[in-house]
RNA sequence: AGAGUUUGAUCCUGGCUCAGGACGAACGCUGGCGGCGUGCCUAACACAUGCAAGUCGAGCGAAUGAAGUUCCUUCGGGAAUGGAUUUAGCGGCGGACGGGUGAGUAACACGUGGGCAACCUGCCUCAUAGAGGGGAAUAGCCUUCCGAAAGGGAGAUUAAUACCGCAUAAGAUUGUAGUACCGCAUGGUACAGCAAUUAAAGGAGCAAUCCGCUAUGAGAUGGGCCCGCGGCGCAUUAGUUAGUUGGUGAGGUAAUGGCUCACCAAGGCGAUGAUAGGUAGGCGGCCUUAACGGGUGGUCGCCCACACUGGGAUUGAGAUACGGCCCAGACUCCUACGGGAGGCAGCAGUCGAGAAUAGUCUACAAUGGACGAAAGUCUGAUAGUGCGACGCCGCGUGAACGAAGACUCCCUAACAGGGUGUAAAGUUCUUUUAUAUGUGAGCAAUGGGUUAUAUAUUAAUAGUAUGUAGCCAGAGAUAUUAGCAUAUGAAUAAGCAACGGCUAACUCCGUGCCAGCAGCCGCGGUAACACGGGGGUUGCAAGCGUUGUCCGGAAUUACUAGGCGUAAAGGGCAGGUAGGCGGAUCAGUAAGUUUGAUGUCAAAUCCAUCGGCUCACCCGAUGAUCGGCAUCAGAUACUGCUGAUCUGGAAUACGGUUGAGGAAGACAGAAUUCCUGGUGUAGCGGUGGAAUGCGCAGAGAUCAGGAGGAAUACCAAAUGCGAAGGCAGUCUUCUAGGCCGUUAUUGACGCUAAACUGCGAAGGUGUGGGGAUCAAAAAAAAUUAGAUACCCUGGUAGUCCACACAGUAAACGAUAAUCCGGGGGGUCGGGUUCAAAAUAAACUCGGUGCCGUAAGCUAACGCGUUAAGUGAUUCGCCUGGGGAGUACGAUCGCAAGGUUGAAACUCAAAGGAAUUGACGGGGCCCCGCACAAGCGGGGGAGCAUGUGGUUUAAUUCGAUGCAACGCGAAGAACCUUACCCGGUCUUGACAUCCGUAGGAUCCUUCAGAGAUGAGGGAGUGCCUUUCGGGGAACUACGAGACAGGUGCUGUAUGGCUGUCGUCAGCUCGUGUCGUGAGAUGUUGGGUUAAGUCCCGCAACGAGCGCAACCCCUGCAUCCAGUUGCCAUCAUUAGGUUGGGGACUCUGGAUGGACCACUGCGGUAACAACGCAGAGGAAGGUGGGGACGACGUCAAGCAAUCAUGGUCCUUACGACCGGGGCUACACACGUGCUACAAUGGUAGUUACAGAGGGUUGCGAAGCCGUAAGGUGGAGCUAAUCUCAUAAAAGCUACGCAAGUUCGGAUUGAGGUCUGCAACUCGACCUCAUGAAGCUGGAAUCGCUAGUAAUCGCACAACAUCAUGGUGCGGUGAAUACGUUCCCGGGCCUUGUACACACCGCCCGUCAAG
Repeated sequence: AGAGUUUGAUCCUGGCUCAGGACGAACGCUGGCGGCGUGCCUAACACAUGCAAGUCGAGCGAAUGAAGUUCCUUCGGGAAUGGAUUUAGCGGCGGACGGGUGAGUAACACGUGGGCAACCUGCCUCAUAGAGGGGAAUAGCCUUCCGAAAGGGAGAUUAAUACCGCAUAAGAUUGUAGUACCGCAUGGUACAGCAAUUAAAGGAGCAAUCCGCUAUGAGAUGGGCCCGCGGCGCAUUAGUUAGUUGGUGAGGUAAUGGCUCACCAAGGCGAUGAUAGGUAGGCGGCCUUAACGGGUGGUCGCCCACACUGGGAUUGAGAUACGGCCCAGACUCCUACGGGAGGCAGCAGUCGAGAAUAGUCUACAAUGGACGAAAGUCUGAUAGUGCGACGCCGCGUGAACGAAGACUCCCUAACAGGGUGUAAAGUUCUUUUAUAUGUGAGCAAUGGGUUAUAUAUUAAUAGUAUGUAGCCAGAGAUAUUAGCAUAUGAAUAAGCAACGGCUAACUCCGUGCCAGCAGCCGCGGUAACACGGGGGUUGCAAGCGUUGUCCGGAAUUACUAGGCGUAAAGGGCAGGUAGGCGGAUCAGUAAGUUUGAUGUCAAAUCCAUCGGCUCACCCGAUGAUCGGCAUCAGAUACUGCUGAUCUGGAAUACGGUUGAGGAAGACAGAAUUCCUGGUGUAGCGGUGGAAUGCGCAGAGAUCAGGAGGAAUACCAAAUGCGAAGGCAGUCUUCUAGGCCGUUAUUGACGCUAAACUGCGAAGGUGUGGGGAUCAAAAAAAAUUAGAUACCCUGGUAGUCCACACAGUAAACGAUAAUCCGGGGGGUCGGGUUCAAAAUAAACUCGGUGCCGUAAGCUAACGCGUUAAGUGAUUCGCCUGGGGAGUACGAUCGCAAGGUUGAAACUCAAAGGAAUUGACGGGGCCCCGCACAAGCGGGGGAGCAUGUGGUUUAAUUCGAUGCAACGCGAAGAACCUUACCCGGUCUUGACAUCCGUAGGAUCCUUCAGAGAUGAGGGAGUGCCUUUCGGGGAACUACGAGACAGGUGCUGUAUGGCUGUCGUCAGCUCGUGUCGUGAGAUGUUGGGUUAAGUCCCGCAACGAGCGCAACCCCUGCAUCCAGUUGCCAUCAUUAGGUUGGGGACUCUGGAUGGACCACUGCGGUAACAACGCAGAGGAAGGUGGGGACGACGUCAAGCAAUCAUGGUCCUUACGACCGGGGCUACACACGUGCUACAAUGGUAGUUACAGAGGGUUGCGAAGCCGUAAGGUGGAGCUAAUCUCAUAAAAGCUACGCAAGUUCGGAUUGAGGUCUGCAACUCGACCUCAUGAAGCUGGAAUCGCUAGUAAUCGCACAACAUCAUGGUGCGGUGAAUACGUUCCCGGGCCUUGUACACACCGCCCGUCAAG
């Protein structure tokens, strides 16, 4: 000293939370010792029991009666004397101190400083003067009576330092009239005169003397009263007060005083907060803080108040009395029911309350107190001890060495290793502490006795008193003390919290939004560093955490030290009272201010320095600053006050000028509506489109006339006026203001402004008018799911006037008023210069708007002489969001309502400005078979195929908007196969290792559905050898490590893939701008298929994408020439053969196209580029393919593969047979075939390309109606073969029909593949001949060799194609264009969205 938390990110505002310190604490876990402190904060609740205030016999009368002495004695003792001791009572002093508590009290209660000329003061000190002589009682004791008791009554007798007269009066008090001195006023002090009143007590001692007594004065101490100042919150408490304020007189008190009373006056207090109500003992101090402050008042100290609650007096020096009295009340106890007793907020202790607070301890040894002459007695004050980790401080729980880096435990992909960890064990030491034993200070000074001596007294060296010096005896609660010594032996001694961030410290297991954690943010939904446990680590340590409270951090109430345009916050505006602040000069004063001195602010505490306990805490000694209050003295700059002066602020006069400033009255024209009349006929009106409405009873339209109310087009504007609200036709009257100019006058008269007063839009209210238009409410028509709305039709209050109320608005510049400082260019009002005038220009005063990185300010946006700049003064207002401008109260109002204005509860945010995205039924520009223009489909039918659903023992699993659904699957009869049923196996169907045995291998019989089981037979292999054997594969058996899993998690993953999208985008470095997130570049002007290119530009460059480079195709050239080709020559049925390389073709290389050329456009000019043309096989990326940026969708796949974790292990693994994946009311997707004449059937006849083939393709020939069979030539392929291409062409039939269309379905018979076609294959022949006649809403593909149409081939494959992938044949139509639908790109704008519009969010209803 700061940190966390609002956001995707940022800056700010702003709250919440944390880290620190403290405590009379409590709770949880744990606990070795000592010292010093500290301990009912709650029920001022109630209290059993004991103790806490007595003492004096040297005040008194009594009682008691020890030692000793004497006498007697029965030897036990008795009597007398003696008077120590003890005591109830009278009397004195003390019980007013000490001790407790904080209920009350907001007060002269407390603190601080003063005053008393308005007072008292026992005991103590000093001084002065005294104490003569009498008297009457009374308690006790005794007798007696009453009562349960407490207690009380009567009689007799008695004393005093108890009580009462008398005498004396230095003195005191009172009265009276003086003198001197003094004081702030009343007045005080001293002195003297006269008059009156007024005292006393004795005791001890042989005595001296001492202790007491009376009066007075002084002091000291302690109190009483009065005053200034200071210290809580609420105004939702604004008025209060009748003894109230004052006076006169009296009473009362120690004393002033309405303290009390009588009379008189009507005052007193209050926004500088009275009064009422709430809360509270105050202070020194204590805690905290950098300080200012804030909180607090326990222990210690001072003061106050109280003593069961309330009231009262008595005694006394002192009380309205904690352990006294009386009365009343509540409660408790005793009782013989008549009556009595009591007061722990003293020390212990008990009940109760509570989270919570101790012993019914010891002693008067010390200190202090009461009494006493003293010894002494009393003292729960006090000194000590006990209990409690309640706090602070200190000590200890060992030290050194010690690596096999041990075991356990924990972690680990690699089990190799790592951590715990020199830690332990072990070796060598030490002994604080502990245990035991012994020893052992100081707290003790007084006091008593005694010796000597001095002083006083005295005749005295006696005695007595006091002092000094010495000696003697004795006194210790704590205490079995502290301390010291010896012995024993590491022996007796470590926990608590935390470990996601803040905040030091990390891993495993368990759990699975459960259990739980949490101070804030937040963790937990199967890999939790946040829950629980283990290990490890960090922090503190006899403690550690938690809870509570206070301060701090919080500049988050801001005096020091904050703010108010948009975050909370300027009153709607003005006038103006109190108050605050205030121009220039001189003089005085000294209140503020300032300097010095004096007094005081108790002690303790804090601080500094020393000292004492071994240190420290603790304790002791000494000392200081600053500061508060009071008094005195000095200073005089500033402020104040008083006096004098000035003109600059302000105001007034005079002369001009300006305007929708205000009030009243009169008038004007246009328009709307209505009325009357004319013309005239069928609609008008209204809307997105309609309808309600008006109209043949004559509307609307049009013409003429009339009525009435309201508002004032053009001018008109960035205009003007006004304090604001607001103000607009013209004229008149009344009235207020501003500005300019010029001299003159006054002489600070000023600024601001609570309270108060006035004004105050629209709407609203009251009374009375008025009522044309418009128009809440109510009505009707529409819209809509509904439509109590938006739209339409009419329509009432109201809108207008007068008077009165109301008093609010986004009453906004969201910006209070008054004074100072660069500019630019407009505009309104006035003036000056130049000038005869006008215009213009320059200057100037006042207003009103704009621009602006001048500077400056601001979180930014922005403001910027009209400040949000810089300073000053004053007022108003703010302090997280919600609850709420609500409730209650008060007040105003006729009402509606206004003003003032909370709390409980709840959240961790709410908010401002700006940034990047995303989004918009926002805008600009652009693209795409996106629409449009076309062609052809699907959706209707039948069938095929996939999916959903349903069914089932099973219908295995996955894929699910586009981007799942002829998808994984390039091919489920068995197998596949993962599913179901049944039968079987358990180291296993598959891999590695070990042991034993054997040999491999082949053929075969039986049982069984098969897996499998039980046999029979043949056979002895390979390499090496010292011939015993060894080795490598192989088989069987056995044990265990392990195998195995198409089980789960695609939200733990790799990898692969889809999609936006072949869309043109996505970024970086450096620089610059911005507080920052970010921006710039990448935006702008053109252009492109393209962030393609050009120009411009605080940017300059670069990367991933685009394009190109690659492949196919289209042209040419060169090279090569078999299996391909054949122009020329020869030959043949035939490129069949010889021959040839010219051509075709094949397959290698090269060239070719780039806006290169021309014209025009484009540009400020070049340019990029566009249009047209030429040439060319090809023309504007020629056509097609491969190629997919940063990223998005937690997109898809765990069943291709790989893989973390998890689960199963005689089963979720493995084998076999059969079944299923092929089910079928239904729904959807994708296809095939059709519905026919551009066709069907039959016949005939042409032309491809690209592929495949030895487990193969399979020719010719022959057989079969056909599928096919037979056959086997040829071919490992430019040679042979699959293999006839089909549509097209030509000819014929038929004539619009469910047909010679269509072929589903079904029957019969066959063929092929294959162990096997039942569930469940394909094909052929004959027969059968279903639906269907072009398909609703909605919807799909395609822009050229494309769509459409036609066939061919291939992959997988024993067989199975309407699917998939390729190939060629025939071969169109249309595109005006970008308004709209969908998707996308750039820029811009709004946003309360950021999981980003499938967002956010409001209200109602329902449930909990």
Molecule: small-subunit ribosomal RNA
Organism: uncultured bacterium